The prediction has a mean pLDDT of 81.
The RNA shown here (transfer RNA) has 74 nucleotides and comes from a Patescibacteria group bacterium.
Its Rfam family is "tRNA". From the family's description: Transfer RNA (tRNA) molecules are approximately 80 nucleotides in length.
The sequence was found in a public genome assembly.
The source organism's lineage runs through Bacteria and Bacteria candidate phyla.
RNA sequence: GGGUGUGUAGCUCAGUUGGUUAGAGCACAGAGCUUAUACCUCUGCGGUCGAUGGUUCGACUCCAUCCACACCCA
Numbered sequence: 001g002g003g004u005g006u007g008u009a010g011c012u013c014a015g016u017u018g019g020u021u022a023g024a025g026c027a028c029a030g031a032g033c034u035u036a037u038a039c040c041u042c043u044g045c046g047g048u049c050g051a052u053g054g055u056u057c058g059a060c061u062c063c064a065u066c067c068a069c070a071c072c073c074a
Stems, first nucleotide, its partner, number of pairs: 001073007010026004019057001028044005050066005
C1' cells in the first nucleotide's frame, strides 16, 4: 500500500428483509431478608448505536468517506 471483519450501557453481547418505546446478563446504587457480609427477591441508574455526510416520509439497520482494533496479502 491492497483486502476482509468488528465497532450498540462500565464489561460480555443480542437486535432489525429500514417502521412508531434500543434490550439481556454481569457490574453499580437503594430497599427487603440476615447478628452481619454474601446468596436470594424487588426497584432503580446507565446509550445521542465509532465520527461526518448522503438516500429516505422514516436509518443502529442502506450508501460514501474517515477513525480505532483484529486478521490476510504484498